The part of an RNA shown here (large-subunit ribosomal RNA, domain II) has 684 nucleotides and comes from a Candidatus Altimarinota bacterium.

Context: one part of a larger RNA
RNA sequence: GCCAACGAGUUAGCUGUAUGGUGCAAGCUUAAGGGGUUUUAUACCCGGAGGCGUAGCGAAAGCGAGUCUUAACAGGCGCUAAGUACCAUGCACUAGACCCGAAACGGGGUGAGCUACCCAUGAGCAGGAUGAAAAUAGGGUAAAACCUAUUGGAGGUCCGAACCAACCGUUGUUGCAAGAGCGGUGGAUGACUUGUGGGUAGGAGAGAAAUUCUCAUCGAACUCCGAGAUAGCUGGUUCUCUUCGAAAUAGCUUUAGGGCUAGCCUCAUACGUUUAAGGAUUGGGGGUAGAGCACUAUUUAGGCUAGGGGGCAAAAUCCGUCUACCAAACCUAGAUAAACUCCGAAUACCAAUCUGUUGUAUGGGAGUCAGACGGUGACAGCUAAGUGCCAUCGUCAAAAGGGUAACAGCCCAGAUCGUCGUCUAAGGUCCCUAAUAGAGGUUUAGUGGUAAAGGAUGUGAGGAUGCGUAUACAACCAGGAGGUUGGCUUAGAAGCAGCCAUUCCUUUAAAGAGUGCGUAACAGCUCACUGGUCUAUGCGUCCUUGCGCCGAAGAUGUAACGGGUCUCAUACCUCUAACCGAAGACGCGAAUAUAUAUUUAUAUAUAUGGUAGAAGAGCGUUCCCAUCUGCUGUGAAGUCGGAUUGUAAAGUCCGGUGGAGCGUUGGGAAGUGCAAAUGUUGGC
Numbered sequence: 001g002c003c004a005a006c007g008a009g010u011u012a013g014c015u016g017u018a019u020g021g022u023g024c025a026a027g028c029u030u031a032a033g034g035g036g037u038u039u040u041a042u043a044c045c046c047g048g049a050g051g052c053g054u055a056g057c058g059a060a061a062g063c064g065a066g067u068c069u070u071a072a073c074a075g076g077c078g079c080u081a082a083g084u085a086c087c088a089u090g091c092a093c094u095a096g097a098c099c100c101g102a103a104a105c106g107g108g109g110u111g112a113g114c115u116a117c118c119c120a121u122g123a124g125c126a127g128g129a130u131g132a133a134a135a136u137a138g139g140g141u142a143a144a145a146c147c148u149a150u151u152g153g154a155g156g157u158c159c160g161a162a163c164c165a166a167c168c169g170u171u172g173u174u175g176c177a178a179g180a181g182c183g184g185u186g187g188a189u190g191a192c193u194u195g196u197g198g199g200u201a202g203g204a205g206a207g208a209a210a211u212u213c214u215c216a217u218c219g220a221a222c223u224c225c226g227a228g229a230u231a232g233c234u235g236g237u238u239c240u241c242u243u244c245g246a247a248a249u250a251g252c253u254u255u256a257g258g259g260c261u262a263g264c265c266u267c268a269u270a271c272g273u274u275u276a277a278g279g280a281u282u283g284g285g286g287g288u289a290g291a292g293c294a295c296u297a298u299u300u301a302g303g304c305u306a307g308g309g310g311g312c313a314a315a316a317u318c319c320g321u322c323u324a325c326c327a328a329a330c331c332u333a334g335a336u337a338a339a340c341u342c343c344g345a346a347u348a349c350c351a352a353u354c355u356g357u358u359g360u361a362u363g364g365g366a367g368u369c370a371g372a373c374g375g376u377g378a379c380a381g382c383u384a385a386g387u388g389c390c391a392u393c394g395u396c397a398a399a400a401g402g403g404u405a406a407c408a409g410c411c412c413a414g415a416u417c418g419u420c421g422u423c424u425a426a427g428g429u430c431c432c433u434a435a436u437a438g439a440g441g442u443u444u445a446g447u448g449g450u451a452a453a454g455g456a457u458g459u460g461a462g463g464a465u466g467c468g469u470a471u472a473c474a475a476c477c478a479g480g481a482g483g484u485u486g487g488c489u490u491a492g493a494a495g496c497a498g499c500c501a502u503u504c505c506u507u508u509a510a511a512g513a514g515u516g517c518g519u520a521a522c523a524g525c526u527c528a529c530u531g532g533u534c535u536a537u538g539c540g541u542c543c544u545u546g547c548g549c550c551g552a553a554g555a556u557g558u559a560a561c562g563g564g565u566c567u568c569a570u571a572c573c574u575c576u577a578a579c580c581g582a583a584g585a586c587g588c589g590a591a592u593a594u595a596u597a598u599u600u601a602u603a604u605a606u607a608u609g610g611u612a613g614a615a616g617a618g619c620g621u622u623c624c625c626a627u628c629u630g631c632u633g634u635g636a637a638g639u640c641g642g643a644u645u646g647u648a649a650a651g652u653c654c655g656g657u658g659g660a661g662c663g664u665u666g667g668g669a670a671g672u673g674c675a676a677a678u679g680u681u682g683g684c
Stems, first nucleotide, its partner, number of pairs: 001684006011095003015092010027052003033046003056063002066077003098236002101233001105226006116200009125190001127159003130155001135150005163187003167184005202218001204214003239618006249262005263368002265365007278355007290343001291341002296337003300333004305327001307326002309323004371396007379388002401412003416590004421586003427580003430564003436577007448566001454550002458547010475533005481506003486500003512527001516525002591608008619673001621670006628663001630662002638657008
């Protein structure tokens, strides 16, 4: 991992409540206990204790269809509806209460054969090195100290086996081993190592102290019991079909991933079709969007003009006067506002009328309280977020189908079933891939098939304006001069470093006291300007707009159209006519539900996606009672295969195998249905 078997809402209660059923009924009912009969259990008969109901109100005395409060009225609770016992079902409560699952807590025991420390008694430490004290002898001293030699054999001394340890590396990693092997390493007469016997224990021991050890277990051992601890948590919870069908919100909560009540779902009953949902029309109030500046607050420019600053003047007092300074109020023009409003919608909301169909109440049962994205209106944030938080609508959730290459939340559209029929939606119609043609334009960038500020003689359309056969624009030929090297400055400054200037005058067709290059300064080239040549449906400048261009760098591989490919298009814009395209609509047939009608099994109409969940109807398994005076060695159950019936769970028949029990029908009772629980056991 697979297969098989097992595996989860049960049982109990003089409990409560609702619904259904049965009995009796203003009553209903027995409990414990007892009786006799019987093969036992039981049925049956007693037993009225007690319970519920038949009247309430009040704290009570008490009164009573009333009563309490009150002086009284008003007001509160009642009166005008039948219950009760048992059975069944739903739910609740109390119990382990749908099943499995803790870490833990408490109590009683068992452990120091591992390990920690301690006690008692034993044992072990090759070999080598070093050479303390003390002693002896000699020297030395006044005596000592001291010096030398010999002897001596100390030490948590040195080197290094056994032994003990475990610092490094590596192999091993389903190992030789739940800590080892190999190589190196530390201690090795000591706080050394070790044998045997004994002692100390669970909030306790022991500890050269690490939360370390106490039998591969230690921030509190192991074992049995309390015990099915508790688990607002995770996982799992077994046959079928039908009807309806949610929520992810509010309030409260030691509450926030849990609950309770309400909201939203379902079932039953009642009311009711005159009103409600929804639609149309009409009438309302409002202060949002917008707009505006009349108020409040903010604000720009100008004008006017208090006040202030500064200058002048002044005896430095006042009084003055000037102002390229600041500026209130006022005036003109122009703006801003969630907490501004002289104004002011659309929607929404409320009501009436018409239309119209469902609605409301009570009771039983729930589930839901993590929502997600998209559009719109706000807030927070960076007008960041697949962000957070509200409002409103939609989809998903709980919705399949078609489109979007793929893609819960986008677009189209809501799947009862069948159909090798028809028409469409979104979206498409060159090939992959179902379906296309035509007309007029645009784009050359593969733009289409990512992006901004900004940039550009790209190109199409429209407009404005200037020059132009008195020849424009471009090109070519020629000129582009004189006073003068203007003045100043400067080493120099001559059109052209820099400064100054009403930058002038003359000759001219025209020519600047000079547009740029250039020189040390000149020179030189060139431009403006002029003449000529040439020649036009011409040449410039600006504005609006369509489509393009640049701006444009990323990590495995083209890789930013799904791909191929595509250029008067297979791109884009406009128009025309077709087609394809879904589980949509329509046609035909069938089923089920609800409503209506009645001929009571038909007709008509509508409906039939669905998670949590509510409600209904069934299938099958085991056992029991009755039944078929059922089946069965002429072959039961089981099992394998085939055929067949039913909308499904399932049923029936035939054949093989098997070798002894099994079913139909009507009821009853449950250890009643498995794919999942890191499920349990077995097999492979």